The RNA shown here (transfer RNA) has 71 nucleotides and comes from a Minisyncoccota bacterium.
The source organism's lineage runs through Bacteria, Bacillati and Minisyncoccota.
Rfam family: tRNA. About the family: Transfer RNA (tRNA) molecules are approximately 80 nucleotides in length.
[in-house]
RNA sequence: UGUGGGAUCGUCUAACGGUAGGACGAUGGGUUUUGGUCCCAUUAAUCUAGGUUCGAAUCCUAGUCCCACAG
Numbered sequence: 001u002g003u004g005g006g007a008u009c010g011u012c013u014a015a016c017g018g019u020a021g022g023a024c025g026a027u028g029g030g031u032u033u034u035g036g037u038c039c040c041a042u043u044a045a046u047c048u049a050g051g052u053u054c055g056a057a058u059c060c061u062a063g064u065c066c067c068a069c070a071g
Base pairs, nucleotide, nucleotide: 001070002069003068004067005066006065007064010024011023012022013021018054025043026042027041028040029039030038047063048062049061050060051059
């Protein structure tokens, strides 16, 4: 430099173009003599900028970063 792949709550991981969900974590409460276990609730995310569309995490373009391969 070229080709291909990837970027989603604090972490991991889903999501036919149509309400962004789950687990763990954290916070509050219940249970317990205390802790742990268990139960309930809350918390919190689509890499950036444009475009297409009634509607974009998803499709298209450009960029940033990461990985693999080729040179």
It was read from a public genome assembly.